The prediction has a mean pLDDT of 78. The RNA shown here (c-di-GMP-I riboswitch aptamer) has 75 nucleotides and comes from Sulfurovum sp. It was read from a public genome assembly, where an Rfam model found it. The model forms 94% of the base pairs in the Rfam consensus.
């Protein structure tokens, strides 16, 4: 360098729920919580779900999919 992989160890994010705040709404943030996660680290190309809606804008990456980096153990 490449390929596997998530047992083990280190250390990370925090699902439902609560609660305060913000938005018309999906949903966000911040505190608690710990169901989970091998990229659940960044990005947001395409897809999909969803929400306000006449148009059209919008939310969701912890759904796929793509790009870029990365930790650990084995070959």
């Nucleotide at each position: 360098u490449a390929u596997u992989g998530a047992a083990a160890a280190a250390g990370c994010u925090a699902a439902a729920c609560u609660c305060a705040u913000u938005g018309u709404g999906a949903a966000a943030u911040g505190a608690g919580g710990a169901c989970a996660g091998a990229a659940a680290g960044c990005c947001a190309u395409g897809a999909a779900a969803c929400u306000c809606g006449u148009a059209g804008a919008g939310u969701u990456u912890g759904u796929c999919u793509g790009g870029c980096u990365g930790c650990c153990a084995a070959u």